[in-house]
Large-subunit ribosomal RNA, domain I from an uncultured fungus, 470 nucleotides, folded computationally. The prediction has a mean pLDDT of 81. The full RNA is in RNAcentral, with records from SILVA. Its Rfam family is "Eukaryotic large subunit ribosomal RNA". The family is grouped with related families in Rfam's "LSU clan". Rfam links the family to the GO terms structural constituent of ribosome and ribosome.
Context: one part of a larger RNA
C1' cells in the first nucleotide's frame, strides 16, 4: 500500500429463551346496580345489598390462627351443619325485614415477615464456562449486594448468661396404596314344526354364575358377560404417604428443658374524630367509601344508649402464607332410575342451531323402523324414456330403497241395491244377501257302556283208538 474485508455512525430485517391477551364460566370473589312486584292506591318501606352489567381465580374459591366471644369455675383459628329462632332488633313500628354468643356435631393445623450489629469479618443470591447420579448438584469465573444479601427472633414470646438430661441424617432396591389392560364353570345331544329353534317334546350340566345383552322366534349352560374378587398376572405412575432390607453418620451441630432478671425493638395521611353518602338487624351512627381535621407509647381497641371522672376485664389493629370439614344446570370420568318412549323426552334418537326467516338484534322447524341376509329384481320383451309385461330372489314382495304394520275422513274402480215430496232420524212389517247356531245325512278315527257270535287260553266233568273229543 491492494484485496476480500473489518471497524465507526445510520436505516432496515431476523431472531434462542420469557411473559400478557382471547374463550368458557355450574360453584367462588370484588365493582356496580335498577324496576315490576307487595304495601290492596303511593312517595320510606319491599323485591333486593337480587337480575342484568363489568373485572378476575381456582379445583375449588373465600376465610382463618384474635386489636375475637365474653362477663364464666370462663372459652381460644377459620368454613359448614343442627340449635338458639321467626328470638334480640330493625319498620309509614305499616306491609314486612331479621342476626349474634352459648350449647351438640363435621374437619381439624399451624405459621412467616418489617422492627436487633453476624460485627473477631456477605456469612447470601443470579449468570457464564466444566464436570456430574441432572426440576439439581458441584468446583471456578463475572455480577447483584452494606441505600442490607443471609442466620437469629415474631409476643403464646423472645435475646442474652449459668446448668441438667434427652431429639435427629441422607440415598437405593423390594412391596402396598394410586391408575390402565388381560385371566377364570356348566349341551350346542335327540324328535317334531318352523325360512332361522333362542320354541314344543325327551335326557343331561354347572351353579357365590338364572344380573343383562348378542345371535335368522322365549337361549343360565353357543358369543360377551356375570360370580369367585378387598384375588391373581402384565404393564404405568411415581411420592416430605406406609412397611422392610441394605448402605451412609452428619456434632464446637440441631430440637426440647430448669435457674438468673441482664436486656426487651412490635406496622401513620393509619387508629380517631366530625360530615355527606350508602348499607346492616345493629337502635346518639353495624361495617364501608368521599371529604376536612388528624394521634398516641405504664400506649391503642373492644365491653350493643350519648358524654364526663373512675375501676376492671379482654385483645395487640393498620403487612403475610396456611390442608380438611363446604358450594358446584359449565367440563371431564362412571354408575343408576316406580322418568320420557318420536306431536313425549333437550330446540335437535337422522347431515340440528341445521334447512329456512329478518337489515339486524334475533327467531327457529320438520324429519326414526326394508330385509334373518342385498339375496336391492339378472335375463327377455314393448317404449326416445320413465316404466310395461314375463322372468327370477325371498318365509313374504299383500316387504321393491316413496319400503314393517298400514287406521280415520277423502279419491279411483267394480259389484249390489236404491231413487216425485234433499239427505237423515224413530217405530212396524215384509224382502234379499251373508254369518254364528241348532237339526240331517254319508266317511273315517278314538274313547266309554251294553248286549250278541265266532274263536283261543284256563279250570271242571265224561269218553278216548291219546299231536284226541264233548
Nucleotide at each position: 500500500g491492494g484485496u476480500u474485508g473489518a471497524c465507526c455512525u445510520c436505516g432496515g430485517a431476523u431472531c434462542a429463551g420469557g411473559u400478557a391477551g382471547g374463550g368458557a364460566u355450574a360453584c367462588c370473589c370484588g365493582c356496580u346496580g335498577a324496576a315490576c312486584u307487595u304495601a290492596a292506591g303511593c312517595a320510606u318501606a319491599u323485591c333486593a345489598a337480587u337480575a342484568a352489567g363489568c373485572g378476575g381465580a381456582g379445583g375449588a374459591a373465600a376465610a382463618g390462627a384474635a386489636a375475637c366471644c365474653a362477663a364464666c369455675a370462663g372459652g381460644g383459628a377459620u368454613u359448614g351443619c343442627c340449635u338458639c329462632a321467626g328470638u334480640a332488633a330493625c319498620g309509614g313500628c305499616g306491609a314486612g325485614u331479621g342476626a349474634a354468643g352459648c350449647g351438640g356435631c363435621a374437619a381439624a393445623a399451624g405459621c412467616u415477615c418489617a422492627a436487633a450489629u453476624u460485627u473477631g469479618a456477605a456469612a447470601u443470591c443470579u449468570g457464564g464456562c466444566g464436570c456430574c447420579u441432572g426440576c439439581g448438584g458441584u468446583g471456578u469465573c463475572c455480577g447483584a449486594g452494606u441505600u442490607g444479601u443471609a442466620a437469629u427472633u415474631u409476643g403464646g414470646a423472645g435475646a442474652g448468661g449459668c446448668g441438667u438430661c434427652u431429639u435427629c441424617u441422607g440415598g437405593u432396591g423390594g412391596g402396598a396404596c394410586c391408575c390402565a389392560g388381560c385371566c377364570u364353570a356348566u349341551c350346542u345331544u335327540c324328535c317334531u314344526u318352523g325360512g332361522a329353534a333362542c320354541a314344543g317334546g325327551a335326557g343331561g350340566u354347572c351353579a357365590c354364575a338364572g344380573a343383562g345383552g348378542g345371535u335368522g322366534a322365549g337361549a343360565a349352560u353357543c358369543c360377551c358377560g356375570u360370580u369367585c374378587u378387598c384375588g391373581g398376572c402384565u404393564g404405568g405412575a411415581u411420592g416430605c404417604u406406609c412397611c422392610c432390607a441394605c448402605c451412609u453418620g452428619u456434632a464446637u451441630g440441631u430440637a426440647g428443658u430448669g435457674c438468673c432478671u441482664u436486656c426487651a425493638a412490635c406496622g401513620a395521611g393509619u387508629c380517631g374524630a366530625g360530615u355527606u353518602g350508602u348499607u346492616u338487624g345493629g337502635g346518639a351512627a353495624u361495617g364501608c367509601a368521599g371529604c376536612u381535621c388528624a394521634a398516641a407509647a405504664u400506649g391503642g381497641g373492644u365491653g350493643g344508649u350519648a358524654a364526663a371522672u373512675u375501676u376492671c376485664a379482654u385483645c395487640u389493629a393498620a403487612a403475610g402464607c396456611u390442608a380438611a370439614a363446604u358450594a358446584c344446570u359449565g367440563g371431564c370420568g362412571a354408575g343408576a332410575g316406580a322418568c320420557c318412549g318420536a306431536u313425549a323426552g333437550c330446540g335437535c334418537a337422522c347431515a340440528a342451531g341445521u334447512a329456512g326467516a329478518g337489515u339486524g338484534a334475533u327467531c327457529g322447524a320438520a324429519a326414526g323402523a326394508u330385509g334373518a341376509a342385498a339375496a336391492g329384481c339378472a335375463c327377455u320383451u314393448u317404449g326416445a324414456a320413465a316404466a310395461u309385461a314375463g322372468a327370477g330372489u325371498c318365509a313374504a314382495a299383500a316387504a321393491g330403497u316413496a319400503c314393517g304394520u298400514g287406521a280415520a275422513a277423502u279419491u279411483g274402480u267394480u259389484g249390489a241395491a236404491a231413487g216425485g215430496g234433499a239427505a237423515g232420524c224413530g217405530c212396524u212389517g215384509g224382502a234379499g244377501a251373508c254369518c254364528a247356531g241348532a237339526c240331517u245325512c254319508g266317511g273315517c278315527c278314538a274313547a266309554g257302556g251294553a248286549c250278541a257270535a265266532a274263536c283261543a287260553g284256563c279250570c271242571c266233568u265224561c269218553c278216548u283208538u291219546c299231536u284226541g273229543g264233548u